[in-house]
RNA sequence: UGUACGAAAAGGCAAAGUUGCUGAAAAGUGAUGACGCAAAACUGAAGGGGCUAAGGUGACUCUGCUACGCUAGCCAGUUAUCGAA
Repeated sequence: UGUACGAAAAGGCAAAGUUGCUGAAAAGUGAUGACGCAAAACUGAAGGGGCUAAGGUGACUCUGCUACGCUAGCCAGUUAUCGAA
């Protein structure tokens, strides 16, 4: 110095809930709030899984199929602070 690893220190992020806005919905975002996180940083037509079904399509007396929508705090890819064992 690098990789692996994760004690300490300096810090960081922010679940659920409540609420405003956006959205067909999933969900996103602002405020509040902390469940937790060594990557809870970035990446969504690079990959997988999952969610929704406006539109499209099917069914004919019923609500199926479909993502170019969403999810990175599901896996994953990429990058990164510190330095004990």
The prediction has a mean pLDDT of 85. Predicted 3D model of an 85-nucleotide RNA (c-di-GMP-I riboswitch aptamer) from Domibacillus epiphyticus. The model forms 90% of the base pairs in the Rfam consensus. Lineage of the source: Bacteria > Bacillota > Bacilli > Bacillaceae > Domibacillus.